This is a predicted structure of a 1548-nucleotide RNA (small-subunit ribosomal RNA) from a wastewater metagenome.
Its Rfam family is "Bacterial small subunit ribosomal RNA". Gene Ontology terms of the family: structural constituent of ribosome and ribosome.
The RNAcentral record of the sequence draws on SILVA.
Its mean pLDDT, the model's own confidence on a scale to 100, is 82.
């Protein structure tokens, strides 16, 4: 620091996800040790049991107990000892009571609380303070009780009450008063207001424990020794101060919601009173009517706050466990008492809920203390040890108490540290995995050898924490009369350890006892095998899995971390994805439809002052801990200790004065105003006009009109349409008219008049910053729509009819209501758009246009130059994701407002406001997806455009489709009818030839190392002949015979039997593949290098102008070149030359024949085979651009690639083929292999394709003649001649391994005769008979011949095919396959046409361009209803909780007030009695409870509404291309649904 994910690819926007860190965590797997921390986040749920707050006998009485001691009695006897009992005195001690102090601390929890609760900074001149410290003063003299106890009672208990006794540092008067408080009237000083401090005088009020303990006899009293004395100390009272603690007040800060906008009656204030420690409506009576709020009151929700913690570069964000500070709470609610302090966790009273005890009368309780239990929950520990340390309470102290605390236990919960060994060790062991079988890898890893001993284990030693404390002693010193006692200081000594026999140290001793978890497709480090087969499963995102999964599971290996590792959850980060730092708004989400304007924000020039902001010093504070930095201590670290800094705040205090603010004065340029002008569909009202449509009347006139793609509905013989004249009425204003004008926008268009708004130009009169923006607010606001009243010509939602259509609730046509128009009132929305808020300033130009002004020039009008204000186009810098914008900014800056934060759900629901309604405005969530989107690119596509080509159409010729047959296919059938091929590009295709074989199929019969191959060992022949059984395979018998080479060791070939490896498969997958092939298409295309342009995908080149069969060539051009294709090179054919001359040829010469190159010979010709020539737009002319090229011509055998062939670019179709072959994987292995016999592939209602033969006279038949071919084939062969047969053929047999011989006859054609238009002398199917050939065998199932038979068919519907010249058509010939079988296929030649105007249309293709929501690419994408399943949400008659208030009723405890006839120890009083106090009663307030009507949140609800998701449903096809009616927005109506139509608007 980034990365993945939208696309075919790109850039951008934008969301989602990941990598990091953290945790009081939990879960899964695993687990050696130690140190330091941490450990109910949920039910502030309920709690058994134990403990957590006591202490003081030096405050007090009584009691128990009884050491030591004394006395008496008794017993035992050892005769002076022991024991027992009684008694006296009584130390330590114990528990209960009175009393004092503590219990308000410490400990827990976070329910409540949005608040002066907390933080921070201040204030108290408005306050309190026990214990502690210091100082000052005092402590005189009295009194009466009550517990305990005793007695007698009640009660189950808890406990209560009566009588009697008693003490105090318990309680109560009195005296005294240095301070203190109050009152009165004074003086001085001070302060920010109220006021405070201080001095002096007078008056009034108010205190205590004569106590405890120790010691002593100096003083006093008795005088022994004591105390009423003295002394020390601890206490007590009053006052002053300190320290520490608390209380109160204030500034600032502290979450979310406006779908909470108004709240408030003690409310706000006054003066008076009460109350309090203290101010205060804190409370009360009276008076006034205030107070808070858009700078967010009130209400609702949520929440303890902070130091800090986590994260982050920081700013921030999140958080508030442990530790520390503050607050609040203690079962829930209320209340006070006591006290220095509480409205009190382990106190009281009351009410409520719950639990427990009960004798049913009544009682008891409060773990959010420490342990622990149940429950809840994903989840959180021991009913431990100790007061040794630290701290606290009490005490004079010893000491007691202390679940605070110190420790231990449990838990990998976290952080930190250590270990699980180290070195050497290649035969690279065994084994695992993998393999291309060679190897590779685990891997120096192991083994083995040599070491070490951390840790574990055992044994021994053994702490620090503990001495400044305590006891005792000593010394010094203070008090004192004192050598007593005691305080303080110093010193000596003794005791004290829970942890713990722990840490640590030493020794012994075995490598022994100690490694797992996750991941391995990308992000992200790390790959193979097997299993599985869209299953099982994985997954954080993208996504894997449908038979070769690096993504599932397992294994091996590898990577990462390591006593842990992963997962889940939460927070921050990445996220500049809420943007202060640090984002945006033309098209991605986002500018309010437009204006006016209050508040608010911002604001021109100059001078002066001030010092609020600002800047800069000082001071105070910011507790400690933590963090930073520097040190130190545990062996290191974590951890702990010491020192040090920082931001912030301050109504603290100095200074500066540029800027902002404030104040004052001033200026004119911003703004306004005056004057002078001209422009304009600016607005409102009244009036006027002509053209056109429709209607009415009348005339002329006759059969149609109208409408459409074509029609029909409609109108018309009752006279339409057309035409003429007159009239009525409503609406709109042609031309002018213009990216012209005006207006803020919506919008405004005939003319005239009236009223009226604004802008502009010139001038520079006046004011002197008066300005800009503008949340709320107010106003205007197209069309549609609503209400009321008019009006209605045309147009025209709805509606009716006619068409179209599968349907047509549409598009088209004929009608037609509302509406459109006017007046008044609503509505308040539009693609209300420049999809661009307003203002100001600045930043190159060019060119139009509108309205003004100025200048120059002219006689004048123009022209020209220039300024201002508008309105357009082009364009530079700049900017932008790009497109584009570009002085009218989307550039550069400032000010103000509005708005955005992924898509869908949804501009929906609920609530509020507005509206008559329609509806508008404000405006969510659940749920769901990983995208949605913008711009541009390349393709593909379009019922978009342009150009061009092709037997593509057209022009022609001949066919197919009808018939019969052949053949292939489908279908059907079958035991099997083997398999494959399916639009073009399957179907006379694989198959260039199924009777057996082939053969893969079926039935039956057989074999199992096999029909075939390889390997090792063994044996020796095997084969063959004949016979028997059998359908055969096979089985049995028989005959025959003993392989070859040899260095004699053996080797080789072949065969046999057994056993193993293995063979075998036309079994599957052509969607795992190679190879081969088809097709677009012999179409002209497909690319690359370098350069340039672009952020990039990409573009350019390859586009453009011409031209060509061609990306062929020329020219131009930011391109220049190149490659694969085109063309050429190759073969063949057409002409010529040349060489050679047999088997071919024969002109001339010769011989010969009936005839024949038959023979000699020849080398001319043909021909054959080689080698060459020739054709290149080369020449001429015209056109073209002086080009390429085109046209014409000459010459030439051939002329513009001469004809034909071979040759098939990059690629497309998962095209075809696993059955040619090869091959991965899978499957079968006495069978899916192999062999055999027979059958089938040849079936047959039917459908299709391809052919053959025909339907006839351009023909058929017969006869005759002479011809004229080319290319092939031939030894298991072709076969002449001759003979036989009507013939197929047969017999015999010459020749030929072929330019020699044979197949071999070419046929159409030509001539003659006949047939004469008919189902025929056409046609030949079918069938009968007789034969021939091949073959082991022609039944299923071959071909041919002869005789006879003589079917359909008379030129073929819709539709459709081929062909542009030696072509179509027609005629025959040959070959491959092959024993035989050809209408098929492949070749060959013979005869030999017609037509092409042309490119509008159909099909296919190429190039350019355009649109796109397509990219699996239009066989694309995609919308809505309906049906089904699931999910969340809204409404709903209602029903049920909860919450906070309000009104009223009731009114506990309790404080306060009143009363107090009852009761009453202290004081007064001789006594009666009084004062005072109390019970009781009454009143105000008052919790819980009750009643009531509303409010809010929530749950639930028959039914209902839309939404989302799913997939293989149904109906249509609305959108994307001109999407087939351009689309979209607003509105209204209509319709199964998408939607359609009307009106207005937009161009996206």
């Nucleotide at each position: 620091a980034g990365a993945g994910u939208u696309u075919g690819a790109u850039c951008c926007u934008g969301g989602c996800u990941c990598a990091g860190g953290a945790c009081g965590a939990a879960c899964g797997c695993u687990g050696g040790c130690g140190g330091c921390g941490u450990g109910c986040u949920u039910a502030a749920c309920a709690c058994a049991u134990g403990c957590a707050a006591g202490u003081c006998g030096a405050a007090c009485g009584a009691a128990a107990a009884g050491a030591c001691g004394g006395a008496a009695a008794g017993a035992g006897c050892u005769u002076g000892c022991u024991c027992u009992u009684u008694u006296c005195a009584g130390a330590a001690u114990u528990g209960a009571g009175u009393g004092g102090c503590a219990a308000a601390c410490g400990g827990g929890u976070g329910a409540g609380u949005a608040a002066c609760a907390c933080g921070u900074a201040a204030a108290c001149a408005a306050c309190c303070u026990g214990c502690c410290u210091u100082c000052a003063g005092g402590a005189u003299g009295g009194g009466g009780a009550c517990a305990a106890c005793a007695g007698a009672c009640g009660g189950a208990a808890a406990c209560g009450a009566c009588u009697g006794c008693u003490a105090a540092u318990a309680c109560c008067g009195a005296a005294u008063a240095a301070g203190u408080u109050c009152c009165a009237a004074g003086a001085g000083c001070c302060g920010c207001a109220u006021g405070g401090c201080c001095c002096a005088u007078g008056g009034a009020a108010g205190a205590a424990a004569a106590g405890g303990u120790g010691g002593c006899c100096u003083c006093u009293a008795c005088c022994u020794g004591u105390a009423a004395g003295c002394u020390a100390u601890c206490g007590c009272c009053u006052g002053a101060a300190g320290a520490g603690g608390g209380g109160u007040u204030u500034g600032c800060g502290u979450c979310u919601g406006a779908u909470u906008a108004g709240c408030u009656g003690g409310u706000u204030g006054g003066a008076g009173g009460g109350g309090u420690a203290a101010c205060g409506g804190c409370c009360c009576a009276c008076c006034a009517a205030g107070g808070c709020g858009a700078c967010g009151a009130u209400c609702a929700g949520u929440a303890g706050c902070c130091g800090g913690u986590c994260u982050g570069a920081g700013a921030g964000g999140a958080u508030g466990a442990a530790c520390g500070g503050c607050c609040a709470c203690a079962c829930u609610g209320g209340g006070a008492c006591u006290g220095a302090g509480a409205c009190a966790c382990g106190g009281c009273c009351c009410a409520g809920a719950c639990u427990c005890c009960u004798a049913c009368g009544g009682g008891a309780g409060g773990c959010a203390g420490c342990a622990g239990u149940g429950g809840g929950g994903a989840a959180u520990c021991u009913u431990c040890c100790g007061c040794a340390a630290u701290g606290g309470a009490c005490g004079a102290a010893a000491g007691u108490c202390u679940g605070a605390c110190g420790g231990a236990g449990c838990a990998a919960c976290g952080c930190c540290g250590c270990g699980u060994g180290a070195g050497u060790g290649a035969a690279g062991a065994a084994g695992g995995u993998u393999u291309u079988c060679g190897g590779a890898u685990c891997g120096u890893a192991a083994a083995a050898c040599u070491c070490u001993g951390u840790u574990u284990u055992c044994a021994g030693g053994g702490a620090c924490g503990a001495a400044u404390g305590u006891g005792c002693g000593a010394u010094g010193u203070g008090u004192a009369a004192a050598u007593a006692a005691u305080g303080c200081a110093u010193u000596g000594u003794a005791a004290u350890g829970a942890c713990g026999g722990u840490a640590c140290c030493u020794g012994a001793g075995u490598a022994g006892a100690a490694a797992g978890c996750c991941a391995c497709g990308g992000c992200u480090a790390a790959c193979u095998a097997c299993g599985u087969g869209c299953c099982a499963g994985c997954a954080g995102c993208c996504g894997c899995g449908g038979u070769a999964a690096u993504a599932c599971g397992u294994a091996g290996g590898u990577g990462g971390c390591a006593a842990g590792c992963g997962u889940u959850g939460u927070c921050c980060g990445g996220a500049a994805u809420u943007a202060u730092u640090g984002g945006g708004c033309g098209u991605a989400a986002a500018g309010c439809g437009c204006g006016c304007g209050c508040a608010g924000g911002u604001g021109g020039g100059a001078u002066a002052u001030u010092a609020a902001g600002u800047c800069u010093g000082g001071u105070g504070u910011u507790a400690a801990a933590g963090u930073u930095c520097g040190g130190g201590g545990c062996u290191c670290a974590a951890c702990c200790c010491c020192g040090u800094g920082a931001a912030g705040c301050a109504u603290u205090u100095g200074g500066a004065a540029a800027c902002u603010g404030a104040u004052a004065u001033u200026c004119u340029u911003g703004a306004g105003u005056g004057c002078a002008g001209g422009a304009g569909a600016g607005g409102a009202a009244a009036g006027u006009g002509g053209a056109a449509u429709u209607c009415c009347u009348a005339g002329u006139g006759u059969a149609g009109c109208g409408g459409u793609g074509a029609a029909a509905u409609g109108c018309g013989u009752a006279g339409a349409u057309a035409u003429u004249a007159g009239g009525a009425g409503g609406a709109a204003c042609a031309c002018c008219a213009g990216u012209g004008g005006c207006g803020a926008a919506g919008g405004c268009g005939a003319c005239u008049u009236u009223c009226u708004g604004g802008a502009c130009u010139g001038u520079g009169u006046c004011u002197g910053a008066c300005a800009c923006u503008g949340a709320g607010g107010c106003g205007c606001g197209a069309a549609a729509g609503c209400c009321a009243g008019g009006g209605u010509a045309g147009u025209g939602a709805a509606c009716g009819g006619g068409a179209u259509u599968a349907g047509a609730u549409a598009c088209c046509c004929c009608g037609g209501u509302a509406a459109u128009c006017c007046u008044g009132g609503c509505c308040g929305u539009a693609a209300a758009c420049g999809a661009u808020g307003g203002g100001u300033a600045c930043u190159a130009g060019g060119u139009g246009u509108u309205g003004g002004g100025g200048g120059u020039a002219u006689c004048g009008a123009c022209c020209c130059c220039u300024c201002c204000a508008g309105u357009g186009c082009c364009g530079g810098a700049g900017u932008u994701a790009a497109c584009g914008c570009a002085a009218u900014a989307a550039g550069u800056a400032c000010c103000c407002c509005g708005c955005c934060u992924g898509g869908g759900g949804a501009g929906u629901a609920c609530g509020g406001c507005c509206g008559c309604a329609a509806g508008g405005u404000u405006g969510a969530a659940a749920c769901u997806c990983a995208a949605a989107g913008g711009a541009a690119u390349u393709g593909a596509c379009g019922g978009g455009g342009g150009c061009c080509c092709g037997c593509a159409c057209a022009a022609g010729c001949g066919g197919u489709g009808g018939a019969g047959u052949a053949u292939g296919u489908g279908g059907u059938u079958u035991a099997a009818u083997u398999c494959g091929a399916c639009g073009c590009a399957a179907c006379g295709c694989g198959a260039a030839g199924a009777a057996c074989c082939u053969u893969a199929c079926c039935a039956g019969g057989a074999c199992u190392u096999g029909a075939c191959a390889u390997u090792g060992a063994g044996u020796g022949a095997a084969a063959g002949u004949u016979c028997u059984a059998g359908a055969g395979a096979u089985a049995g018998a028989u005959c025959c015979c003993u392989c070859c080479c040899u260095u004699c060791g053996g080797g080789g070939a072949c065969a046999c039997a057994a056993a193993a490896a293995c063979a075998g498969g036309u079994g599957g997958u052509g969607c795992a593949u190679g190879g081969c092939u088809g097709u677009c298409g012999u179409c002209a295309g497909c690319u690359c290098g370098u350069g340039u342009c672009g952020u990039g995908a990409g573009a350019u080149g390859u586009u453009g102008g011409g031209u060509u069969a061609a990306g062929u060539c020329c020219c131009g051009c930011a391109a220049c070149g190149a490659g694969c294709g085109c063309a050429a090179c190759c073969c063949u054919u057409a002409u010529c030359c040349u060489a050679u001359g047999u088997u071919g040829c024969c002109a001339g010469c010769a011989c010969g024949u009936a005839a024949u190159g038959g023979u000699g010979g020849g080398a001319a010709c043909u021909c054959a085979u080689g080698g060459g020539a020739g054709a290149c737009u080369g020449c001429c002319g015209u056109g073209g651009a002086u080009a390429a090229c085109a046209c014409g011509g000459a010459g030439g055998a051939a002329g513009g690639u001469g004809g034909g062939g071979a040759u098939g670019a990059c690629g497309u179709c998962a095209a075809g083929u696993c059955a040619u072959c090869a091959u991965g994987c899978c499957c079968c292995u006495u069978a899916u292999g192999u062999c055999c016999u027979g059958g089938g592939c040849u079936a047959c209602a039917c459908a299709c394709g391809u052919a053959c033969u025909a339907c006839a006279a351009u023909g058929g038949g017969c006869u005759u003649u002479a011809a004229u071919a080319g290319a092939g084939g031939g030894a298991u062969g072709c076969a002449a001649a001759a003979c036989c047969g009507c013939g197929a053929g047969g017999u015999c047999a010459a020749g030929c391994c072929a330019a020699u011989c044979c197949c071999a006859a070419a046929a159409a054609c030509a001539a003659g005769c006949u047939c004469u238009c008919a189902g025929u002398u056409c046609g030949g199917a079918u069938c009968g008979g007789a034969g021939g050939c091949u073959g082991c065998a022609a039944c299923u199932c071959g071909c041919c011949u002869c005789c006879g038979u003589g079917a359909a068919g008379u030129c073929g519907g819709a539709a459709u095919c081929g062909c542009u010249a030696g072509u179509a058509a027609u005629c025959g010939c040959a070959g491959a396959u092959c024993a035989g079988c050809a209408u098929g296929c492949u070749g060959c030649g013979g005869u030999g046409a017609a037509u092409a105007c042309g490119u509008u249309c159909c099909c296919g293709g190429g190039c350019c361009u355009u649109g796109u929501a397509c990219a699996c690419a239009c066989c694309g994408c995609c919308c809505g209803u309906c049906a089904c399943a699931c999910c969340a949400c809204g409404a709903a008659a209602g029903u049920c909780u909860g919450c906070a208030a309000c009104a009223c009723c009731c009114g506990a405890a309790g404080c306060c007030g009143g009363u107090g006839a009852g009761g009453u120890a202290a004081c007064c009083g001789u006594a009666a009695g009084g004062a005072g106090c109390c019970a009781g009663c009454c009143g105000u307030c008052g919790a819980a409870g009750g009643u009531g009507g509303g409010g809010c949140c929530g749950a639930u609800g028959a039914u209902u509404g839309g939404g989302g998701u799913g997939a293989a449903g149904u109906c249509g096809u609305a959108a994307c291309a001109a999407g087939g009616u351009a689309g979209c927005c607003g509105u209204a109506g209509c319709g199964g649904a998408a939607g359609c139509u009307g009106c207005g608007g937009c161009u996206g």